[in-house]
């Protein structure tokens, strides 16, 4: 892009096309081929005249001319249709042995005769259809006889062989010849689908004589005679198809198609025959057989829509049983004329192309409505309304054609033209995630649904449904099928094969392909010119006609082919002579694990004797099977047998590959160097088929058998271990002969020839200067084999004179992945098995190569309380808190591996409270906005009812701001309406902030530049250095950002300031206390500043960063410490802090209020407290911090009490008062024991806050005095003022810390080291992982489904050979039955009927038998794909844990 299409929706007009693609299925009505009286005979009805007479009838003549018939042409043309047909069927170009009715030219001729027959009539037969006898009669039917230039035949003499009238007198016919013209037949090159899992195929078969037979040539048929013919250039067979012009599509070359139209073929129910003709093997014609269908009197007949309508049935699906011969054409006729479903109209159908219209201007208050919203607005929208105009088409009403030469119009009162009419009758269809143009909102929540591919849909969907918009074609638009194209995605134009699909596993070597130089020819190929063909339509260009166009009509171009013909003669091919660079032959050499055959030989290793010799050996991570005291193992000496040949040995070296390694000797293949000298391109390369050769392991057969070692067997190991290891062990590995014919048979790279820089090696061989480092070195040159490279190529990677570069000529091979190299089949094979080689069906991907991460039971460097070396602990007990679970009316709720669990809670009796249970309110406990009303409100006392919230009721206190004095405005209460309040309801996976963790780990990154087709790299990697991407050299990079570090805070010396703590430092007073005067030096307190920077010296290191040592210094390599957390990771935590979209509740899921829980307790864990004792418990004595905290508080000296605690109140807005005592210390007991240890539990009596201590607080005295005597497996902290122990203090708080947050005291003990356990940096390697190893991923089993091989068999298509029947017909034979023409006296001769055709031989149907081949079903079986998931194990990918594959 395009259709004969179809179905969904929708549907105004008109032109022009087109319309059963399925059942060559069945067909009911109609019609579709007649026609000629100017070939004939006879004449129906009507009419005209005359008779008869029963006046309506007969009869006779004349006109008339139906319907039959004889005859003649025409039914072979028109019209259907594609079944068969892979064929001389078509399409093109050509050819020779022939026929043509009618029509055109043309010589001639049309003379005597003759005898029947239908019709018609009479009589039968039959149901019918149709027939029998016997009578009568014409022609242009039919016979004879003559003539015949020409004609045929011929043995060349000679023989054959026609005719017809007819009238209207002009013409139409007949006949015989010639030659056209048209139409047929025949024949031949060349083209013409698909399968080789069809490779051979043919007996009239090929061909020859000869005969017969056609119009003709022929095996076309027959007799004989020969063995041929076709066929890898695809016969045979099998399937599929009607072919051309042309359609459609594509830039072309092609690819697909063959509807309308135009040629050719074939077909007429099915099968087979011929008649008759000019022409048929005959679509509306005989005959025969078969289906089928109908009529019947059952005896017999009839019929063929693939003509035109129609029917019915198939099917997605294709029209009226219409008019006309008016025009084109046809058929008959002399003509009128008649026929004519050919043909021309017309009617149906958006079937398709073209065209036209549903109005046009104008109009912003941007109108109502709908959507949509950030609520302002926006958008449908100049659309609509309204004003102003027009009137195509449609309506209606009028005129009214061309198509027709002289008439004649079916279409048709139609095209058109006037007129009227009134915006009046006249828009739908898909789509809006990418691809692909066009976005929002609602609904729904993996349902419903959508989907041409990726793919949407699990509560915010632009993908699903609907709306509002919006895009896009428009009387249409979509789907659906089907072609071409895009697809360079079968590649002629115009593709590939190292690793993505692909090089045969390797050689001889036939066909074919293809092939050096020179010179002549030839001209087949190839150029170029003419000629004829290449039908017409069509397409393609110019012009014209329909108002345009669609369409039609003229002219041209054009048909890329075919033949014929003239010419060229380079190239390719042929012929023909020549040469030598290709190739090959000859000598001369030297190199090899080349390859067979026979020998020989040394180490080993087992085994056997024998000595020597004693308890083990042997294996392995460990062991154990296992050997050994019957002497193993080890050692020594003797001797046996098989195999394989250390060292040399080398990206040496042969060979086609496979592959070859000990010496020797003999057979032999190739290659390689030197040299002349020969051949002379059919000697050459390639290489379908076809032949050979071919690793291991297998196979047969016989031999052999140390040793290794599949199956087996045992021991380990393991959750199992049919494996991995071990201990043994048979095929088997060796040899002889014969199969096998496969491999990661690999350079994953075919073979050949020739061109294109190079360095360095190695192998073999020649050569050269001349002694140059003399077993050698150099230099050059053929051959062979690495390594690295430049041009070039390559998707990279990589390859690069051994090319994957740049060509030539062959030859194999390959077209997405799985199914599958598998079924089937044919072939080889003893068998295993090979080899050629599908298909359903299934998926959107499979793959390659290289990036970036991750990740490894890879490396390689390195860090950290990671381990190690230490110290204390948990883990056990009691009790304390938190979690899980379980209980509950409710135990609210959130946190859940490190990163939840003494966490949100810096403190639940009530309150908090979000939880339960019960009683209450409804515009609310809070905000805003309106109405109405009061001027207040608020506090305090106190009363009733009631659990209380609440309600009812009273006393007292107090009397709101402005103000224009107006309840005017403000500001409060009360009552009301709505609107809206409220919500610890739900989504942390819709979010913002805020946090935790990887991690205070050193890391993340970006501009610009180079590099790469790209992802991406480089920087950042490397050397070293550091706590650090710190730094420093280097370096295709140079620079930069955010981290690191610094600057910020505390604390450690020191200094200057400032002085209600400090001090007698230095002096005075004293009630002896910094207490007082007094003064800030010192301690401190608080602000400023100093001070440390690898500066200095050594040593190392690259002269560098830096890194070790020492010096000085309060402090040394960052001096401790704190605050700071990059990019990002977990969809990590939090909607119950707070904020916030959706969504949900609204008399309730919001509000209040008493009680109750969050305190529960068989259990489990997590984080602490106490201890379990003598580094201790008890008394007793009494020194020394520091950070803090206090006016609804801290509280002191005094007083009560045994104590908690009270009584009481100095002092303090706190460097001044106060809490406040610190305590570990120190002295003395106790003496190893459930204790003077330990403190749980339980009684009992109290203090204390608080309305209130029952559920359920602390606290104090008295009495009880439990488990615990150092904790299993595991496991936590910690590196120095640290761990360990002591003890203070603070928020929270009315009370209530073993928890939290700080504070100071006393103070250890180790670190050799980085293997290993965890954690994390960098660098490198692999990789099938990218959700990222908690990762991908494989086979069995089990269960659904889906095609599908094999199956005893069974059905049925086609098809072959043999047989058997054998209709009809030709054709032959006879023709005794008939018989009219013609001879003729009987009679003959000729036709017919009829019979025959045995052997032989044509035959359709139908049969029997035995194949072949395709196709359905089939119990049962065998694998394949696939499915949410299931079940067993873990083989593969990392070194995937035994490398992994063939």
């Nucleotide at each position: 892009a395009a259709c004969g299409a179809a179905c969904g929706c929708u549907g105004g007009c008109g032109g022009c096309a087109u319309g059963c693609c399925u059942a060559a299925c069945a067909c009911a009505u109609g019609c579709a081929a007649g026609u000629c009286g100017a070939a004939c005979g006879a004449g129906a009805a009507g009419c005209c005249a005359g008779a008869g007479c029963u006046u309506g009838c007969u009869c006779u003549g004349g006109u008339g001319g139906a319907a039959a018939g004889u005859g003649g042409c025409g039914g072979a043309c028109g019209g259907g249709u594609g079944a068969g047909u892979a064929a001389c069927g078509c399409g093109u170009g050509g050819g020779a042995a022939c026929c043509u009715g009618c029509c055109c030219u043309u010589c001639g001729g049309u003379u005597c005769g003759g005898g029947a027959u239908a019709a018609c009539c009479a009589c039968g037969g039959g149901a019918a259809a149709c027939u029998g006898u016997g009578g009568c009669u014409a022609a242009u039917a039919c016979c004879g006889g003559a003539u015949a230039c020409g004609c045929c035949c011929u043995c060349a003499g000679g023989g054959g062989g026609c005719a017809a009238g007819a009238u209207u007198u002009a013409u139409c016919g007949c006949c015989c010849u010639a030659a056209g013209a048209u139409g047929a037949g025949c024949c031949c090159g060349c083209g013409u689908c698909g399968g080789a899992u069809u490779a051979g195929g043919u007996a009239g078969u090929u061909g020859g004589u000869g005969a017969g037979g056609u119009a003709a040539c022929g095996g076309c048929u027959c007799a004989c005679c020969a063995a041929g013919c076709c066929u890898g250039c695809g016969a045979u067979c099998c399937g599929u198809a009607g072919c051309u012009g042309g359609u459609c599509u594509g830039a072309g070359a092609g690819g697909a198609u063959g509807a309308u139209c135009a040629g050719c073929c074939a077909c007429a129910c099915u099968g087979g025959g011929a008649c008759u003709g000019a022409g048929a093997c005959a679509c509306g014609g005989c005959c025969c057989a078969g289906a089928c269908u109908c009529c019947u009197a059952c005896g017999g007949g009839a019929g063929g829509c693939a003509g035109c309508a129609g029917u019915g049935g198939g099917g997605a699906a294709u029209a009226u049983u219409g008019g006309a011969c008016a025009a084109u054409g046809g058929g008959g006729g002399a003509a009128a004329c008649c026929c004519u479903g050919a043909u021309c109209c017309a009617g149906c159908a958006a079937u398709g192309c073209c065209g036209c219209g549903u109005g046009a201007g104008u109009g912003a208050a941007g109108a109502a409505g709908g959507c949509c919203u950030u609520a302002g607005g926006g958008u449908u929208g100049u659309a609509a309304a309204g004003c102003u105009c027009u009137u195509u088409c449609g309506c209606c009403g009028g005129g009214g054609a061309a198509g027709a030469u002289g008439a004649u119009g079916a279409c048709g009162g139609u095209a058109c033209c006037c007129g009227g009419u009134a915006a009046a009758g006249a828009a739908g269809c898909c789509c809006c995630g990418g691809c692909c143009a066009a976005c929002u909102c609602c609904g729904u929540g993996c349902c419903a649904g959508c989907a041409g591919c990726c793919g949407c849909g699990g509560u915010a969907a632009g993908a699903c449904g609907g709306a509002g918009g919006g895009g896009g074609c428009u009387a249409g638009c979509g789907u659906u099928g089907u072609u071409c194209g895009g697809a360079a995605u079968u590649a002629c134009u115009g593709g590939g094969c190292g690793u993505a699909a692909a090089g045969c596993g390797c050689g001889c070597g036939u066909a074919g392909g293809u092939g050096g130089c020179u010179c002549a020819u030839u001209u087949a190929g190839u150029c170029a010119g003419g000629c004829g063909u290449g039908a017409a339509a069509g397409c393609c260009c110019u012009g014209g006609g329909c108002u345009c166009a669609a369409c039609c009509c003229a002219g041209g171009a054009a048909c890329u082919g075919c033949g014929c013909u003239u010419g060229a003669a380079a190239c390719u091919g042929g012929u023909g002579a020549g040469c030598u660079a290709g190739a090959g032959u000859c000598c001369g050499g030297g190199a090899g694990a080349g390859g067979g055959u026979a020998g020989c030989g040394g180490a080993a290793u087992u085994c056997c004797c024998a000595g020597u010799g004693u308890a083990g050996a042997g294996g392995u991570g460990a062991a154990a099977u296992u050997c050994g005291u019957a002497g193993a193992u080890a050692u020594u000496g003797g001797g046996a047998a098989g195999a394989a040949c250390a060292c040399c040995a080398g990206u040496g070296g042969c060979g086609a590959a496979g592959g070859c390694g000990g010496c020797c000797a003999c057979c032999u293949g190739g290659a390689c160097c030197g040299g002349c000298a020969c051949u002379g391109a059919c000697c050459g390369c390639u290489g379908a088929g076809g032949c050979g050769c071919g690793a291991a392991a297998g196979c047969g057969u016989g031999g052999g058998g140390a040793g290794c070692a599949a199956a087996c067997a045992g021991g380990a190991u393991u959750a199992g271990a049919u494996a991995c290891c071990c201990u043994g062990g048979u095929a088997g590995u060796c040899c002889a002969c014969g199969c096998c014919g496969u491999a990661a048979a690999c350079g994953a790279u075919g073979a050949g020839u020739g061109c294109u820089a190079g360095c360095c090696g190695u192998u073999g061989g020649g050569g050269g200067g001349g002694u140059c480092u003399u077993a050698g070195g150099c230099c050059u040159u053929c051959g062979g084999u690495g390594u690295c490279g430049c041009a070039g190529c390559u998707a990279a990677c990589g390859c690069a004179u051994u090319a994957a570069g740049c060509a030539c000529a062959c030859c194999g091979c390959c077209u997405g992945g799985g199914g599958a190299g598998u079924a089937c089949g044919g072939c080889c094979g003893c068998a295993a098995g090979g080899u050629u080689a599908a298909a359903a069906c299934u998926c959107a991907a499979a793959g390659g190569a290289a990036u970036u991460g991750a990740c490894g039971g890879g490396g390689g460097c390195c860090c950290g309380c990671a381990c190690a070396a230490g110290c204390g602990g948990u883990g056990g007990a009691g009790c304390a808190u938190g979690u899980g679970g379980u209980u509950u009316a409710a135990u609210u709720c959130g946190a859940u591996g490190c990163a939840a669990c003494g966490c949100g809670a810096a403190g639940a009796a009530c309150c908090u409270u979000a939880c339960c249970a019960g009683c209450c309110u409804u515009u609310g406990a809070c905000a805003u906005c309106c109405c109405g009303g009061u001027c207040g409100c608020g506090g305090g006392c106190a009363c009733c009812a009631g659990a209380g919230a609440u309600g009812g009721a009273g006393c007292c206190c107090u009397u709101c701001a402005g103000u224009u004095c107006g309840g005017c405005u403000g500001g409060a209460c009360c009552g009301g309406u709505g609107a809206c309040a409220g919500g610890u309801g739900u989504u942390g996976c819709a979010u913002g902030g805020c946090u935790g963790u990887c991690g205070u780990c050193a890391g993340c990154u970006c501009g610009u530049g180079u590099c790469g087709u790209g992802a991406g790299a480089u920087g950042u990697u490397g050397g070293g250095u550091u706590a650090a991407g710190u730094c420093c050299c280097g370096c295709a990079a140079c620079g930069a950002g955010c981290g690191c570090a610094a600057c910020c805070c505390c604390c450690a010396u020191c200094u200057u300031c400032a002085g209600u703590u400090g001090c007698c430092a230095g002096c005075g007073g004293u009630u002896c206390g910094g207490c007082c005067g007094g003064g800030c030096a010192c301690u401190c307190u608080g602000a400023a500043g100093a001070a440390a920077c690898u500066g200095c010296c050594g040593g190392u290191g690259a002269c560098a960063a830096g890194c070790c040592g020492g010096a000085g210094g309060a402090a040394g390599g960052a001096g401790g410490g704190g605050a700071u957390g990059a990019u990002g990771u977990c969809a990590a935590g939090u909607c119950c802090u707070c904020a916030u979209g959706g969504c949900c509740c609204u008399u309730a899921u919001a509000g209040g209020c008493u009680g109750g829980g969050c305190u529960a307790c068989a259990c489990a864990c997590g984080u602490g407290c106490u201890a379990c004792a003598a580094u201790g418990g008890c008394g007793g004595c009494g020194a020394c911090a520091g950070c803090g905290g206090g006016a609804u508080g801290c509280a002191a000296u005094g007083g009560g009490g045994c104590a908690a605690c009270u009584c009481g109140g100095a002092g303090c807005u706190a460097a001044u008062c106060c809490c406040a005592a610190a305590a570990a210390g120190c002295c003395g007991u106790c003496u190893c024991a459930g204790u003077u240890c330990g403190g749980a539990u339980u009684g009992c009596a109290c203090u204390c806050u608080g309305c209130a201590a029952c559920u359920c607080g602390a606290g104090u005295g008295c009495a009880u005095g439990a488990a615990g005597u150092c904790g299993g497996a595991a496991u936590c902290g910690c590196u120095a003022g640290u761990a360990a122990u002591c003890g203070c203090g603070g928020a929270u708080c009315a009370g209530c810390a073993u928890g939290c947050c700080g504070c100071g005291g006393u103070g250890a003990a180790u670190a050799c080291g980085u293997u290993c356990c965890c954690g994390g940096g960098c660098c490198u390697u692999g990789u099938a992982c990218a959700c990222a190893c908690c990762g991908c991923c494989c086979g069995u089993c089990a269960c659904g489904c889906c095609a599908u091989g094999g199956g005893a068999g069974u059905u049925g298509g086609c098809u072959u050979u043999a047989c058997c029947c054998g209709a009809a017909g030709a054709c032959g034979g006879u023709g005794c039955g008939c018989u009219a023409a013609c001879c003729u006296u009987u009679g003959g001769a000729g036709g017919c009927a009829g019979c025959c055709g045995a052997c032989c031989a044509c035959g359709a149907c139908g049969g029997u038998a035995a194949g072949g081949u395709c196709a359905g079903c089939g119990a049962c079986u065998g694998g394949g794909g696939u499915g949410a998931g299931g079940c067993c194990g873990u083989a593969a990918c990392a070194a995937g844990g035994u490398a992994a594959c063939c």
Notes
This is a predicted structure of a 1446-nucleotide RNA (small-subunit ribosomal RNA) from an uncultured prokaryote.